[in-house]
This is a predicted structure of a 1394-nucleotide RNA (small-subunit ribosomal RNA) from an uncultured bacterium.

RNA sequence: AAUUCGCCCUUAGAGUUUGAUCCUGGCUCAGGAUGAACGCUGGCGGCGUGCCUAACACAUGCAAGUCGAACGGUUAAGCCGGCUUCGGCCGGGAAUACAGUGGCGAACGGGUGAGUAACACGUGACCAACCUGCCCCCCGCUCCGGGACAACCGCUGGAAACGGCGGCUAAUACCGGGUACUCCGCGGGCCCCGCAUGGGGCCGGCGGGAAAGCCCAGGCGGCGGGGGAUGGGGUCGCGGCCCAUUAGGUAGUAGGCGGGGUAGAGGCCCACCUAGCCGACGAUGGGUAGCCGGACUGAGAGGUCGACCGGCCACAUUGGGACUGAGAUACGGCCCAGACUCCUACGGGAGGCAGCAGUGGGGAAUUUUGCGCAAUGGGGGAAACCCUGACGCAGCAACGCCGCGUGCGGGACGAAGGCCCUCGGGCUGUAAACCGCUUUCAGCAGGGAAGACAUCGACGGUACCUGCAGAAGAAGCUCCGGCUAACUACGUGCCAGCAGCCGCGGUAAUACGUAGAGGGCGAGCGUUAUCCGGAUUCAUUGGGCGUAAAGCGCGCGUAGGCGGCCGCCUAAGCGGAACCUCUAACCCCGGGGCUCAACCUCGGGCCGGGUUCCGGACUGGGCGGCUCGAGUGCGGUAGAGGAGAGCGGAAUUCCCGGUGUAGCGGUGGAAUGCGCAGAUAUCGGGAAGAACACCGAUGGCGAAGGCAGCUCUCUGGGCCGUCACUGACGCUGAGGCGCGAAAGCUGGGGGAGCGAACAGGAUUAGAUACCCUGGUAGUCCACACCGUAAACGAGGAUCCACUAGGGUGGGGGGGUGUGGACCCCCUUCCGUGCCGGAGUUAACACCAAUAAGUGAUCCACCCGGGGGAGUGACGGGCCGCACGGGUGAAACUCAAAAGGAAUUGACGGGGGCCCGCACAAGCAGUGGAGUAUGUGGUUUAAUUUGAAGCAACGCGAAGAACCUUACCAGGUCUUGACAUCGUGCGCAUAGCCUAGAGAUAAGGUGAAGCCCUUCGGGGCGCACAGACAGGUGGUGCAUGGUUGUCGUCAGCUCGUGUCGUGAGAUGUUGGGUUAAGUCCCGCAACGAGCGCAACCCUUACCUUCAGUAGCCAGCACGUAAUGGUGGGCACUCUGGAGGGACUGCCGGGGACAACCCGGAGGAAGGUGGGGAGGACGUCAAAUCAUCAUGCCCCUUAUGGCCAGGGCUACACACGUGCUACAAUGGCGCAAACAAAGGGAAGCAGAGCUGUGAGGCCGAGCAAAUCCCAAAAACAGCGUCCCAGUUCGGAUUGUAGUCUGCAACUCGACUACAUGAAGCCGGAAUCGCUAGUAAUCGCGAAUCAGAAUGUCGCGGUGAAUACGUUCCCGGGUCUUGCACUCACCGCCCGUCAAG
Repeated sequence: AAUUCGCCCUUAGAGUUUGAUCCUGGCUCAGGAUGAACGCUGGCGGCGUGCCUAACACAUGCAAGUCGAACGGUUAAGCCGGCUUCGGCCGGGAAUACAGUGGCGAACGGGUGAGUAACACGUGACCAACCUGCCCCCCGCUCCGGGACAACCGCUGGAAACGGCGGCUAAUACCGGGUACUCCGCGGGCCCCGCAUGGGGCCGGCGGGAAAGCCCAGGCGGCGGGGGAUGGGGUCGCGGCCCAUUAGGUAGUAGGCGGGGUAGAGGCCCACCUAGCCGACGAUGGGUAGCCGGACUGAGAGGUCGACCGGCCACAUUGGGACUGAGAUACGGCCCAGACUCCUACGGGAGGCAGCAGUGGGGAAUUUUGCGCAAUGGGGGAAACCCUGACGCAGCAACGCCGCGUGCGGGACGAAGGCCCUCGGGCUGUAAACCGCUUUCAGCAGGGAAGACAUCGACGGUACCUGCAGAAGAAGCUCCGGCUAACUACGUGCCAGCAGCCGCGGUAAUACGUAGAGGGCGAGCGUUAUCCGGAUUCAUUGGGCGUAAAGCGCGCGUAGGCGGCCGCCUAAGCGGAACCUCUAACCCCGGGGCUCAACCUCGGGCCGGGUUCCGGACUGGGCGGCUCGAGUGCGGUAGAGGAGAGCGGAAUUCCCGGUGUAGCGGUGGAAUGCGCAGAUAUCGGGAAGAACACCGAUGGCGAAGGCAGCUCUCUGGGCCGUCACUGACGCUGAGGCGCGAAAGCUGGGGGAGCGAACAGGAUUAGAUACCCUGGUAGUCCACACCGUAAACGAGGAUCCACUAGGGUGGGGGGGUGUGGACCCCCUUCCGUGCCGGAGUUAACACCAAUAAGUGAUCCACCCGGGGGAGUGACGGGCCGCACGGGUGAAACUCAAAAGGAAUUGACGGGGGCCCGCACAAGCAGUGGAGUAUGUGGUUUAAUUUGAAGCAACGCGAAGAACCUUACCAGGUCUUGACAUCGUGCGCAUAGCCUAGAGAUAAGGUGAAGCCCUUCGGGGCGCACAGACAGGUGGUGCAUGGUUGUCGUCAGCUCGUGUCGUGAGAUGUUGGGUUAAGUCCCGCAACGAGCGCAACCCUUACCUUCAGUAGCCAGCACGUAAUGGUGGGCACUCUGGAGGGACUGCCGGGGACAACCCGGAGGAAGGUGGGGAGGACGUCAAAUCAUCAUGCCCCUUAUGGCCAGGGCUACACACGUGCUACAAUGGCGCAAACAAAGGGAAGCAGAGCUGUGAGGCCGAGCAAAUCCCAAAAACAGCGUCCCAGUUCGGAUUGUAGUCUGCAACUCGACUACAUGAAGCCGGAAUCGCUAGUAAUCGCGAAUCAGAAUGUCGCGGUGAAUACGUUCCCGGGUCUUGCACUCACCGCCCGUCAAG
């Protein structure tokens, strides 16, 4: 040190597809940031920042001048001298100021980002190919001359800007001459050096080139040369945007020779020559863009940006041009052209804010026409100084960052107000008041800086310090459904509105609006926009492609990428070290300064690039070698591999002939069609085309598409054996080239069958289809195109390597054995499907020489939400004869999904098994008639209301004349008809008379003289006041309770365990069996619960107990007769208690089980019959009008009372019944047999009376006693004779009865009379499986009265069930699914409307 162990740092997610689940996948949110803007709000300070849009146009002022010590001149006042008419004039010198000549500067500083994809920028190198004013160092020089031009003066043009002509003049202006160093040019010689052209030094020759003076003490200058510094110029490597629907670009183009030009290399420019040069490692073209240091974000890698500050570039109204100069092709210079603006005397001129302010305009949006040169820096000057919108400051703006404040302490078991409330209280809340304290900031007053080295301070009377007064002047914004921290009330009622995503709002909204409470942040808070993040959602770090988006249809192969074993060398990659560089700022670390912080400052650090040296494992490169990868040879081998030629039989159709006769054909059934002109059928002969039965396979071959009779020829590939040869020759493969089913296309051939189009027939609502009869292209051949497909194993290749096995098919090899072969055994290789462990996967599933495993490895293609759209998109480009193919978007759109796999259900005109009066088999009905009743509808003042498929409709209603009653019109009451509380009175006030429809009201009359008491009072009644009562008003979709229904169907679940990532599964499935998830057996399940069954009631048999009011066998009495009486309890019966039935017994079947079949016995037999009893749940099923109840609503009425009306309406429609249509009947006469009930405001006998309903009377009975009470059908006798009747009874008339206060609306019944429809019921449809259906009567509840309804009771008493195909409902297993509100689902297209 490797390594191992330990420690530390960084990395956060959530919502949303589903009934639920896992996955894929997008959308959205939480974070940070900004030169921001907008809304609401706004106390102070510090430090920053402030046109992102119109590189739009600009009024006005300022932003670059300075030097009199370069020069000639001009210059007021003042000073000196002189003169003076006392106004002043002349001269002198100094100072100041000045236009001009001249010098330096104006190329810096300041602005902007238009252009630019470029050596523009960044970084690193190079220039031996260059320049550099002012500055620094060194050497040398500074001599002699000359002529002008401004200013100025005169004349003169023009409106102006601006000139013109003549004359005078100075210089550091200009010119000539001289001199000069290797400074420049051209030769010669010697020395040294470099990566190349080449560079440097020394000696000597020829030619050429300088200067300026000023103040003057000493300085400042000038010229030549060398060096330095600084600044610049040029070249090259590397780096950083998008589009390939931009693929070819290029003529000064690429290079050369010679020249020109330049500071300088260069095709920079020119002449000539050559034909090159750039490009898939993306040229050219198009779009976009100033680049960088850096900024924001991010864990990082990365992504986005390039405001402020700093570096570089470019530009200065647009375009072009040069001049001057050290430097410009010059923002505040010039010239030209364009556009625009301004002035004008119309002739002509002037201008350029992307400098600082400022204006207009644009825009969502961005400031003062401020102060100062005091500081820093710059220009000029010797200097004083001048100039400086650079800069330093101030102003405006919460635009950002940072800091501070708006008070602090005490103060109630808690004020008021507000909000909520279960009315008790809770919250706001120590919050306030109140008491005490303090004074930051702001205010007032006083002092008052540093910034400067002497003078000089814009900021500025600022910072800072001190004092004073007083809690005094200073809080908002947003959110509160989940994500996401924070909940209530009211209002609203799918409205108004909210919304980042999911989503809220349709009468109880924590989601809208308001209020209260609360959360968050705070001089801010929200919103919008944009960027990064989350997004591992372009994935280098760090993704995928069987089914979610994604493997090219297949092969050959170019570039490229990658590549076996050994040795030596090399050092590009790689590793290490040193050095150079990486401006400053920024960032990080450490320190310092503003009271802190922001901010400022000092020191250190980081990435990147380059040079040199070292190392030699690995990759690369070079050389040499090897054989295992790959290939070749040799010997074999299987095969529908490909191409061409020939041959064959069966079948179909057609033609000819024979036999033969009425049909054939076709279908679910038919028809079209064919056929007496002879079809179909059948026999013989012939023609033609296409395809190759059997073999045949789960088989073989091929790269894929694909390939099938037989023979021959040509030909590709595979496999096996051998191990002779080559020696890495390999793999993949963008472009490229080739192959490529079917259909289609061009011209030609061929055409039997089949058969798009087309025609006809059917089917159907239609049927441009499915079925049928025909039938053209086509299908076939040769040639040439097309180039697609669910070209699929939805699976790229390396026949790559590795990772348990087993079975099977085929080819090859070997062995045992044998004469040989088969069989058998072993081994190897290849192929092909199957099962399967690990592992993989979201799951489904896949798999060991066929992976979707592992190692890879390698390479290439492709994918990034859904739709639009793989598109009749495109003046795109390519291919094609055409059809079209290939490449291939965007706009737009989606209340955010679209998807994959799997799960539970539901469903299926899917399957299996099994039930049920489900069908079938039967019996009787309904639907037709009349009528009763309910409902709809209509009507009405009202016809109160609920119920609505089954599962509303003789249902709530077990009974509406008043009442009921909830409805309507009218009359009335207002603490109320009813409850609780207070006060007062106490005469409980009834009855009667009067008015009224009554409720009620006033008056009269008026008997009577409250009850209890602990003596306090209480009860009761009346009056008064207010709290409250009251509501059949709404909501059954706010509820409780109750009920219906699936369904008495056999199911529904749980615990633990196990399996699965999970939803879930298992158990509960399976084999049997049952009425049953009933039981048995099996089983990763083992148990359990709710259901089933049983326990309960009733009925059928028996026993026992009991024996009246029931019973009467025997005994006795009695009657016309009767259990009438005594007596008895045997029997019947009644009602208590028990027994009995359990597949217990036998036989058979079954698995030796469960159980099933049969039998015996028994009153009853396999749950004996009936009832009660209804799992988890479904239908927002029904009921707020039984009751209860939240909320809402009404309060002289939506409450209360009253009388009357209505609920009873009536053109209609439906449901449920009754009665019928008749002879199995009707009617009459006479005469039998029940059960279960009810009865006191009751049932009522008998008797009398009435034709009758009934009436009178009232025995008996609170009932096994008496009564209702007769049962009826039936049976017997008689009659009717098939008819609208002796059937049927509606309707109507008259007369009555009964109940009741009262039968008009609107009761039942009776008698007489009247006698309607109806002669067995269309489509359709209901019930019932045995004491059932059908039929017959009886009773009861309700009830004064009022059943054809309802609930019960017994009498008589059938038929049929082969069976499970079908209809309906249900159970269970399984399968499919895009359904899950669950098939009454989902969903597509067209049309219409909005």

The sequence is in RNAcentral, with records from ENA and SILVA. Rfam family: Bacterial small subunit ribosomal RNA. The coordinates come from a structure-prediction model, not an experiment, and the mean pLDDT is 83.